[in-house]
RNA sequence: GCGCCCGUAGCUCAGUGGUUAGAGCACUGCCCUUAUAAGGCAGGGGUCGACGGUUCAAGUCCAUCCGGGCGCA
Numbered sequence: 001g002c003g004c005c006c007g008u009a010g011c012u013c014a015g016u017g018g019u020u021a022g023a024g025c026a027c028u029g030c031c032c033u034u035a036u037a038a039g040g041c042a043g044g045g046g047u048c049g050a051c052g053g054u055u056c057a058a059g060u061c062c063a064u065c066c067g068g069g070c071g072c073a
Stems, first nucleotide, its partner, number of pairs: 001072007010025004018056001027043005049065002052062002
């Protein structure tokens, strides 16, 4: 340099054009317990990598760029 894949919550990921962006773990509070853990209930946390485009409507489709991985040279 070329090709392919990935980028969504602190972490691992789901969401393949339309209803309010979700799950598990983690975190915070409460309940339970002599206490801790386990368990139960509730809560906080996101400009969906960036910027444009297509569309009535984009996390999702398209272009460029940025970052990561794999392969080729």
Molecule: transfer RNA
Organism: Candidatus Magasanikbacteria bacterium RIFOXYD1_FULL_40_23